Background: A computed fold for a 90-nucleotide RNA from a Gemmatimonadota bacterium, annotated as transfer RNA. Taxonomically the source falls in Gemmatimonadota (Bacteria, Pseudomonadati). It matches the Rfam family "tRNA". By type it is a transfer RNA. The coordinates come from a structure-prediction model, not an experiment, and the mean pLDDT is 80.
[in-house]
RNA sequence: GGAUAGGUGGCCGAGCGGCUGAAGGCACACGCCUGGAGAGCGUGUAAACGGGUAACCGUUUCGUGGGUUCGAAUCCCACCCUAUCCGCCA
Numbered sequence: 001g002g003a004u005a006g007g008u009g010g011c012c013g014a015g016c017g018g019c020u021g022a023a024g025g026c027a028c029a030c031g032c033c034u035g036g037a038g039a040g041c042g043u044g045u046a047a048a049c050g051g052g053u054a055a056c057c058g059u060u061u062c063g064u065g066g067g068u069u070c071g072a073a074u075c076c077c078a079c080c081c082u083a084u085c086c087g088c089c090a
Stems, first nucleotide, its partner, number of pairs: 001086007010026003018070001027045006046061006063079005
């Protein structure tokens, strides 16, 4: 350099154009259960900005930037990064 696959929350990972701020698992926090633990069960847990004393609410964000569309994590283009294979130089 070429080909293929991929990039989603603290981690892994699912994700037909609308039902997804995002399943499920792990981890963590709180609670239930227990004499106490473990196991189990329930609820919750991304970031930025704005508003609010707070609880909380709103907007945006799925590698980055564009495009298509009424609507994009999902489709298209360019770039960046990762993995595998092939090739070239040394």